[in-house]
């Protein structure tokens, strides 16, 4: 100097998953899920069971597990050196499920009711088109 792998730390990034009190059991804000009238909607619906969170489903090859691939949805591409903060658009580039409910639930005001867990990271492009701040 260069590469690989391990641990750490500013700092970032996903998700609703944070903050505050409180000795603890908990309690409040905040941020999201579900049940639930009237009206409307459904009128053939109910084993081919049906729903529910989630951005995360569908389709297509390969006998099949699986694997590959497509679309449709999502999500990042930061900062220290270069001219502050922030927003939309476009093109690239990576990466994208897993669970739960129990024969049961349309939408739904009052109301009832649950969560606040868990995981990554030294990897990081180009271009336009606005707003706001500061200097001269």
């Nucleotide at each position: 100097c260069c590469u690989a792998u391990a641990u750490g730390u500013c700092g970032g990034c996903c998700a609703a998953a944070a903050c505050c009190c409180a000795a603890a059991u908990g309690g409040g804000u905040a941020c999201g899920g579900a049940g639930g009238a009237a009206c409307c909607a459904c009128u053939a619906a109910u084993c081919a069971g049906g729903g529910g969170u989630u951005a995360a489903u569908u389709c297509u090859a390969c006998a099949a597990a699986g694997u590959a691939g497509a679309a449709a949805g999502g999500a990042u591409g930061a900062g220290a050196c270069u001219g502050u903060c922030u927003u939309u658009c476009g093109c690239c580039a990576u990466c994208c499920u897993a669970c739960c409910c129990g024969u049961c639930a349309g939408c739904u005001a009052a109301c009832u009711u649950c969560g606040u867990c868990g995981g990554c990271u030294a990897a990081a492009g180009c271009g336009a088109a606005g707003g706001a701040g500061g200097u001269c």
Model confidence (mean pLDDT): 76 of 100. A computed fold for a 136-nucleotide RNA from Neobacillus niacini NBRC 15566, annotated as c-di-AMP riboswitch aptamer (ydaO/yuaA leader). The model forms 96% of the base pairs in the Rfam consensus. Its Rfam family is "c-di-AMP riboswitch aptamer (ydaO/yuaA leader)". Gene Ontology terms of the family: regulation of gene expression and cyclic-di-AMP binding. Rfam's curators write: This family represents a conserved RNA structure found upstream of the ydaO and yuaA genes in Bacillus subtilis and related genes in other bacteria. The sequence was found by an Rfam model in a public genome assembly.